[in-house]
């Protein structure tokens, strides 16, 4: 220096052909219990790394960067 892959609640991942972001885990409060763990039940939290561009509408297309991982020299 050159290809590639990925970046989404705190934390591990989804999101169909573009159609307006969800699940588990964890916080929280109830419920049970003698307290508790477990289990239930309910709710809180994300401007989708960040900059531009395209579209009526971008987490998805396009560029350009940035971290990380893998590959060639």
């Nucleotide at each position: 220096a050159g290809g590639g892959g990925u970046a989404u609640g705190g934390c591990u991942c989804a999101a169909u052909u573009g159609g307006u972001a969800g699940a588990g885990u964890a916080g929280u409060g109830g419920a049970c219990u003698c307290c508790a763990a477990a289990u239930c039940c309910a709710u809180u939290g994300g401007u989708u790394c960040a900059g531009g561009g395209u579209u009526c509408a971008a987490g998805u297309c396009c560029u350009u960067g940035u971290g990380c991982c893998c590959c060639u020299g």
Molecule: transfer RNA
Organism: uncultured Peptococcaceae bacterium